[in-house]
The RNA shown here (small-subunit ribosomal RNA) has 1358 nucleotides and comes from an uncultured prokaryote.
The RNAcentral record of the sequence draws on ENA.
RNA sequence: AGAGUUUGAUCCUGGCUCAGAUUGAACGUUGGCGGCAGGCUUAAUACAUGCAAGUCGAGCGGUAACAGGGGAAGCUUGCUUCCCGCUGACGAGCGGCGGACGGGUGAGUAACGCGUAGGAAUCUACCCAGUAGCGGGGGAUAGCCCGAGGAAACUCGGAUUAAUACCGCAUACGCCCCACGGGGGAAAGAUCUUCGGACCGGUCACUAUUGGAGGAGCCUGCGUUGGAUUAGCUAGUUGGUGAGGUAAAGGCUCACCAAGGCAACGAUCCAUAGCUGGUCUGAGAGGACGAUCAGCCACACUGGAACUGAGACACGGUCCAGACUCCUACGGGAGGCAGCAGUAGGGAAUAUUGUGCAAUGGGCGCAAGCCUGAUCCAGCCAUGCCGCGUGAGUGAUGAAGGCCCUAGGGUUGUAAAGCUCUUUCAACGGUGAAGAUAAUGACGGUAACCGUAGAAGAAGCCCCGGCUAACUUCGUGCCAGCAGCCGCGGUAAUACGAAGGGGGCUAGCGUUGUUCGGAAUAACUGGGCGUAAAGCGCACGUAGGCGGAAUGUUAAGUGAGGGGUGAAAUCCCAGGGCUCAACCCUGGAACUGCCUUUCAUACUGGCAAUCUAGAGAUCGAGAGAGGUGAGUGGAAUUCCGAGUGUAGAGGUGAAAUUCGUAGAGAUCGGAAGGAAUAUCAGUGGCGAAGGCGGCCCCCUGGCUUGAUACUGACGCUCAGGUGCGAAAGCGUGGGUAGCGAACAGGAUUAGAUACCCUGGUAGUCCACGCCGUAAACGAUGUCGACUAGCCGUUGGGGAGCUUGACUUCUUAGUGGCGGCAGUUAACGCGAUAAGUCGACCGCCUGGGGGGUACGGCCGCAAGGUUAAAACUCAAAUGAAUUGACGGGGGCCCGCACAAGCGGUGGAGCAUGUGGUUUAAUUCGAUGCAACGCGAAGAACCUUACCAGGUCUUGACAUCCUCCGAACUUAGCAGAGAUGCUUUAGUGCCUUCGGGAAUUCUGAGACAGGUGCUGCAUGGCUGUCGUCAGCUCGUGUCGUGAGAUGUUGGGUUAAGUCCCGCAACGAGCGCAACCCUUGUCCCUAGUUGCCAGCACUUCGGGUGGGAACUCUAGGGAGACUGCCGGUGACAAACCGGAGGAAGGUGGGGACGACGUCAAGUCAUCAUGGCCCUUAUGGGCAGGGCUACACACGUGCUACAAUGGUGAAUACAGAGGGUUGCGAAGCCGCGAGGUGGAGCUAAUCCCAGAAAGUAUCUCGUAGUCCGGAUUGGAGUCUGCAACUCGACUCCAUGAAGUCGGAAUCGCUAGUAAUCGCGGAUCAGAAUGCCGCGGUGAAUACGUUCCCGGGCCUUGUACAC
Repeated sequence: AGAGUUUGAUCCUGGCUCAGAUUGAACGUUGGCGGCAGGCUUAAUACAUGCAAGUCGAGCGGUAACAGGGGAAGCUUGCUUCCCGCUGACGAGCGGCGGACGGGUGAGUAACGCGUAGGAAUCUACCCAGUAGCGGGGGAUAGCCCGAGGAAACUCGGAUUAAUACCGCAUACGCCCCACGGGGGAAAGAUCUUCGGACCGGUCACUAUUGGAGGAGCCUGCGUUGGAUUAGCUAGUUGGUGAGGUAAAGGCUCACCAAGGCAACGAUCCAUAGCUGGUCUGAGAGGACGAUCAGCCACACUGGAACUGAGACACGGUCCAGACUCCUACGGGAGGCAGCAGUAGGGAAUAUUGUGCAAUGGGCGCAAGCCUGAUCCAGCCAUGCCGCGUGAGUGAUGAAGGCCCUAGGGUUGUAAAGCUCUUUCAACGGUGAAGAUAAUGACGGUAACCGUAGAAGAAGCCCCGGCUAACUUCGUGCCAGCAGCCGCGGUAAUACGAAGGGGGCUAGCGUUGUUCGGAAUAACUGGGCGUAAAGCGCACGUAGGCGGAAUGUUAAGUGAGGGGUGAAAUCCCAGGGCUCAACCCUGGAACUGCCUUUCAUACUGGCAAUCUAGAGAUCGAGAGAGGUGAGUGGAAUUCCGAGUGUAGAGGUGAAAUUCGUAGAGAUCGGAAGGAAUAUCAGUGGCGAAGGCGGCCCCCUGGCUUGAUACUGACGCUCAGGUGCGAAAGCGUGGGUAGCGAACAGGAUUAGAUACCCUGGUAGUCCACGCCGUAAACGAUGUCGACUAGCCGUUGGGGAGCUUGACUUCUUAGUGGCGGCAGUUAACGCGAUAAGUCGACCGCCUGGGGGGUACGGCCGCAAGGUUAAAACUCAAAUGAAUUGACGGGGGCCCGCACAAGCGGUGGAGCAUGUGGUUUAAUUCGAUGCAACGCGAAGAACCUUACCAGGUCUUGACAUCCUCCGAACUUAGCAGAGAUGCUUUAGUGCCUUCGGGAAUUCUGAGACAGGUGCUGCAUGGCUGUCGUCAGCUCGUGUCGUGAGAUGUUGGGUUAAGUCCCGCAACGAGCGCAACCCUUGUCCCUAGUUGCCAGCACUUCGGGUGGGAACUCUAGGGAGACUGCCGGUGACAAACCGGAGGAAGGUGGGGACGACGUCAAGUCAUCAUGGCCCUUAUGGGCAGGGCUACACACGUGCUACAAUGGUGAAUACAGAGGGUUGCGAAGCCGCGAGGUGGAGCUAAUCCCAGAAAGUAUCUCGUAGUCCGGAUUGGAGUCUGCAACUCGACUCCAUGAAGUCGGAAUCGCUAGUAAUCGCGGAUCAGAAUGCCGCGGUGAAUACGUUCCCGGGCCUUGUACAC
């Protein structure tokens, strides 16, 4: 000293929470010793029992008890009884002193109770000092004795008696009273003795008086909790006079008189509370507290009262009343632990019915001494603080065990064991203080010291996600649980539970509670109020606060010095004592305060007198929707009556309700009435604000300006208070044209108590009276001062000339800019401040509850104003940033729409999916981006699924061991897997030991899993999207998130390029480089080609050729290069030339940062989990092919641009040896046979089809269409039943162009036509390729969808 938590991120505001210290604590758990301290915070609840205040015989009469002595009796070495106060002593009593101290508690008390500083009108036993004295008498009374009453407590009567008890007399310096003449008032002895006396001197006591010390009473200034949702309180009340009373002043009490006294600087009332020194915390200022110790106060069962006394209205005294408890013979009595122990109760919770008066202190006493639960000690309790110990050294094969592991090791860990030592503390034995200045020691089995034995008797608690030091494994699976805040836990939890390890503290450790701190989160030190909470709606103004210039005086504030006080203890510093420390002792400092005194006089204040700069005043001038009242004008709406005139009008997005043939609407002129004042009109004017708008008049407020020889601080602000205060609303009475809540109807709609329409009442208007609130806003209180500007505008004044719609200066308003400083969390503000200052007022303190409830005040009511709490959350809020979104805006793209062509959706079939079914219909894919997808091909196999039968080191890998080479043949059983027999065989290398390879057997390690998790993963893929974007470095800007760059002006297919610019560069993307295709050239010429030449069986067949096609290598070519125009002298665009090709020539490959926890654990790989005679392996059969249904993708069609027949032309790209398979022959055909040729520019698949030419069909369910079904076959294959393809014959279904909706395509494209390939034994309408024929349309970007850039709003950020 800070930290966590609001957000995707940021800054601020703001609350909540944490880390620290603390404690009279409690609870959980653990517990060795000692020292020092502390220990009913709750029920001021009730108390059994014991003790806590007595003492004096040196005051007295005495003798109940004890002891001694003497005597007597019973009776005898002794005991018992009685007598004698003779002695020690002493019960009860009289008398004295003390029980007013000491000890306890904090109920009451908001007060002169306490604290502090002062004061005058007082008392004071015992103590100290001074002065004087202590003479002489008297009468009673308790006790004792006798008697009486009563249960008891106790009481009564009679007789007798003493004193330091009581009362006079004498004396009285001093003392008291006084009218100053005078008057009044005292006493006690004890003790000692040689019994003579000493008491003259000295001791104790007594009397009077003075002074002191200590103590007590009284008065005053100042300080001393919260509430105004408590605003008025007070009759002895305030004062006076007199009297009484007290130790003493005083309404303390009383009589009379006066009417005062207190209060917004908070009286009264309510609630709470003993106060202080101090304690805890804090840097301090403060805040909280008032246990222990000390001072004061109050109280003593509750309430009241006095007596005694020096002192009390009295804790262990009295009386009365009350409650409670106890005794009782029922008539009456007794008691008071908030003393020490202790008990019950209450409570989370707080100790022994201990020892001693040895010490310190107190009471009494001459003293000895007695008493003392004060006190000194001990006991209990880790309640706290402090100290000590639980061992030290050595010890690596880093033992065992535990835990983790990448299986190598790591860690626990020098830790242990072992070896060598020591003995503090505790234990045992002994010696033994100080506390005592003679005697006396409870503590005391003391402290301390010496000795003995032995590592021996002695470690726990909390935590380990961040804050906050400390990490792994297992278990659990939003369960159990944790949690101070944020938050963990839904199968890989460092956050739960356990273990190992680690961190912290340590005889303790955690938890809970308390207080302060952090919190500048109540801000004096030290905060704020435009938008975060917060400026009263506005003004006037009282108290209060603050206040211009110069002079003098004063000295209250202020400053300095001195004096007094501020108890001790505590805190701090220094020193000292217990071995140290805690603790204790001594000294110092401090106690920030109050009082008093002296000096100073700048400033503030007071007083006196003065000034004019603030403020006001006088005279002149000016602008204005400023206010009140009265009058008056025109336009328009509506209504009324009249004319003209005819079928509609009105209204809406479209309509309808409505008005109109009974004459509307329209039009013309007339009349009525109410309300509002177009144009001018303006970021123009006026007003304090609300607000104010035709014109004229009366009255009136403020402002501005020029001048002045006036007043002389008269000022500013303002709690309460008073006034004004939009709209709506309320009351009474008017008025009512238009508009128009409510209401009615019509529409809209899923509904429509709305928006739209037709009507329409209150109201809007006037007068008077209420209400008193608004986003009453500039969300910005009023006043004053100061601090570069620029540009308008309104009003006034001055100056200048060039006399103007001029320029300039100044002043009062009202605006814009944003430049400057400054400020702000930012936005912004910026002389009209939110800047820098001064004065005063108001207001705020997390969100919700709530501007609500209750109470008060106001109001006719509606309601207003003032204004909480319980409870609840960890946020709520402000500004700005980046995205995303918007039925926001701008710009621009895309088969996105539009313009076209062809489809899908209807039919049949194929195929996939959903659903259903099933023993199983294996699994996955699910909007676009799943659904002819994984699957480039399920009859068995595949196959993962189902039922059955079967194997258990296993079908597969590595290691060990035994036997045997391996391998091979046949038979039987079985559905087969498999089982049982059987046949054949002796290999290779060798150093002769054996080895390699391989089969089988055995035992384990292990194999195996298409089991789960794609939300643990790698890899791969889809998608936005081939969209033009995505970023970085440095710099700059911003507190920051971020921005800039990448925005802007153009341009492009493009963040493509150019220009500009606080940016300059760069990277990944774009483009290009790559492949293919289009033109030409070079090289090469077989299997390809054939122009010219020759041969020919007429086939490039052969010779030959290398020109052409082609093949496949290499080059050329295209770059906006050229011309014109546009453009900014740019980039670029438009047009043109040339060219095979022109502006990216066409196509492909290529996919930025990222998004979707997108898809895949079933391609593969892989963490974790799960199975292990099974979730693994193998077998045969079935299933994946099911079928009321729904959807996707396709094929074939519905026909004449067609079908059928026969004839005929032209491709490209591929494949082929387990293969393609020719010719020929057979079959209607599928195909069979055959086997040439071909490892392929050579041979084969292989007939291309649309097309062309032609025959027929004639609009029909057809010569369209081909499903379905029957029969007969072919091929593949162990095997076509479930469940293949194809052929032939026969059969001939639906379907006549398809609802809503929806898809593809911009050129060699769509459409249409066929061909090939992969997979594959066989099995494509699918997929991947190939060529043939070959269109239509695009005005354009308003709309739908998707996307890009800029901008804007946002309470969204899964």
The coordinates come from a structure-prediction model, not an experiment, and the mean pLDDT is 86.